Molecule: Bacterial large signal recognition particle RNA
Organism: Verrucomicrobiota bacterium
RNA sequence: UCGUGCUACGCGGGGAGUUAGCGGUUCCCUGUACCAGCAACCCGCUCUAGCUGGGCGGAAUCCCCUGACGCGGCGGCUGCGUGGGCGAGCAACGGCGGGGCGGCGUUGAACAUUGGGUCCGAUGCAAUGGUUGCCUGCCAACCCCGCCAGGGUCGGAAGACAGCAACGGUACGCUGGAUGUUCCAUGUGCCGUCGGGGCGCCUGAUGGGAGCUUUAACCGCCGCGCGCAAACCGGCGCAGCUUGUCAACUCGGGGGUGCACGG
Numbered sequence: 001u002c003g004u005g006c007u008a009c010g011c012g013g014g015g016a017g018u019u020a021g022c023g024g025u026u027c028c029c030u031g032u033a034c035c036a037g038c039a040a041c042c043c044g045c046u047c048u049a050g051c052u053g054g055g056c057g058g059a060a061u062c063c064c065c066u067g068a069c070g071c072g073g074c075g076g077c078u079g080c081g082u083g084g085g086c087g088a089g090c091a092a093c094g095g096c097g098g099g100g101c102g103g104c105g106u107u108g109a110a111c112a113u114u115g116g117g118u119c120c121g122a123u124g125c126a127a128u129g130g131u132u133g134c135c136u137g138c139c140a141a142c143c144c145c146g147c148c149a150g151g152g153u154c155g156g157a158a159g160a161c162a163g164c165a166a167c168g169g170u171a172c173g174c175u176g177g178a179u180g181u182u183c184c185a186u187g188u189g190c191c192g193u194c195g196g197g198g199c200g201c202c203u204g205a206u207g208g209g210a211g212c213u214u215u216a217a218c219c220g221c222c223g224c225g226c227g228c229a230a231a232c233c234g235g236c237g238c239a240g241c242u243u244g245u246c247a248a249c250u251c252g253g254g255g256g257u258g259c260a261c262g263g
Base pairs, nucleotide, nucleotide: 001263002262003261004260005259006258009057010056011055012030013029014028015027016026020046021045022044023043024042034054035053036052037051038050063256064255065254066252067251068250072246073245074244075243076241077240078239079238080237081236082235084233085232089228090227093223094222095221096220097219098218102213103212104211111207112206113205114204115203116202117201118200119196120195121194122193123192124191125189126188127186128185129184130183133179135176137174138173144169145168146167152161153160154159
């Protein structure tokens, strides 16, 4: 120096998540760089940090270290927009308290005693309505009365008898007015008597002897939660940054590294 055969090592990396930690399965970003089994109520390991079985490359363009660049991810800060939570307080409403415009009052306040009415029941009176009684008027073809023309019957006649209509009356019934005799009724009453009741209202008397009443405004406290809401906390989206961190790919530089055999 060349060839052959081996070994270390390599055959993707990263972010999130998870984990005491490290990998993996999961999701995502890069990019093309073996196969199979295991694996989220997880699988396998322990700072030497996947395990198991197999395959390929293999001491250098390919392995290791380092620098540059920076796809992308995860945070931080700022701005804008848009929501949410909480609720100092305000408004409205309600309650309590204060206050006392005003009104009443020595022609007598508060308070006390007492009487009456309003109310309820019974009863009486009146009113109203009905009924009944009295009076007037009308009122029975016949089965009511009186008197009975005509006509009818009896009689030789004198006369007698029954008796319709009319007339007069009466019963049943109807009408009218006056009176107010009987009985009945009541959502009537500037009525009576007796009893009951007594919160409220009205009214009188006696005692008493100066207050009584009250949103007209206003003030204070408490409540309420139905409207508004500062400060504070926090979420989402977009944009920005001489922001922090991790970081693929790519590029560059330098350094490091075996064994055996043969020519």